Context: one part of a larger RNA
RNA sequence: CUGGGCGUAAAGGGCGUGUAGGCGGUUAUGUAAGUUAGAUGUGAAAGCCCUGGCUUAACCCAGGAACGGCAUUUAAUACUGCGUGACUAGAGUUCGAGAGGGGAAAGCGGAAUAGCGUGUGGAGCAGUGAAAUGCGUUGAUAUACGUUAGAACACCGGGGGCGAAGGCGGCUUUCUGGCUCGUAACUGACGCUGAGGCGCGAAAGCGUGGGGAGCAAACAGAAUUAGAUACCCUGGUAGUCCACGCUGUAAACGAUGAGUGCUAGAUGUUGGAUGGGUAUCCAUUCUGUGUCGCAGCUAACGCAAUAAGCACUCCGCCUGGGGAGUACGGUCGCAAGAUUAAAACUU
Repeated sequence: CUGGGCGUAAAGGGCGUGUAGGCGGUUAUGUAAGUUAGAUGUGAAAGCCCUGGCUUAACCCAGGAACGGCAUUUAAUACUGCGUGACUAGAGUUCGAGAGGGGAAAGCGGAAUAGCGUGUGGAGCAGUGAAAUGCGUUGAUAUACGUUAGAACACCGGGGGCGAAGGCGGCUUUCUGGCUCGUAACUGACGCUGAGGCGCGAAAGCGUGGGGAGCAAACAGAAUUAGAUACCCUGGUAGUCCACGCUGUAAACGAUGAGUGCUAGAUGUUGGAUGGGUAUCCAUUCUGUGUCGCAGCUAACGCAAUAAGCACUCCGCCUGGGGAGUACGGUCGCAAGAUUAAAACUU
């Protein structure tokens, strides 16, 4: 190289965008690069293979075949390429509707919590398996009114919606991305994938400056216990929040890359369209999202039109366990570290 794989055994990149590259719809025509066929030249000799000759063999001699291939030339034109023209089923645009926690910014709202002020009141409160630490006669807990602060948005709420993923949930306004349905007017293959690159990327963490109600690593105390550097309790600082910048990782999971086509059904549900019927439903169709299930697949579990089925295109990745996602080197980072990534040795 050929070959086998990647839901759970090793293996899908966290996600997008897109460069090179790879692959690419229908049709006509030209060309003849790939492709196919023929001819010619070349492919040293020896050797290998075949035939023949030394009485045989070794050996040697003679003849033949072969020599992957390369070049030139002639011809063919199905497929691929290239050029030109045409098409509309892929892709995109216009027009008309629609749903949505998609994103960004500003403003606003109520409940709860905590602090503070004032009043009432008078001995407990809090907490646990039981306690204690803790709070309280300098008046707590409770209760009423007022005020301040920060964070999160009960009900609606739904394996319901939106987003490429991470993720997104009070209300209003402004700016803004994508999607679906209908129409069939326009463009006419403009497409798919995508090594590098670039961008986005939960939580924790880092830098500077704010903010700090609740919660809470670390820490302190009280318990439990043989001990208890824990689980339980009382406190409590970073942090959690905001702005800007960095980090770039997760069981970043559907542990399932993207795209296209094809392959029984049944039953929920989101959004639209069409038709029928009008106590509010039925049918068809497109779209998303679930459950079950046939063929088929699978080691089994299971998957099953949202495939793990049948095929094609492109990318990423795997090759016994440990050593090790480590060392060294490179790149990136303020650091923490990230990324790329071995070997000895061992089994």
Small-subunit ribosomal RNA, central domain from a metagenome, 347 nucleotides, folded computationally. Model confidence (mean pLDDT): 87 of 100. Rfam family: Bacterial small subunit ribosomal RNA.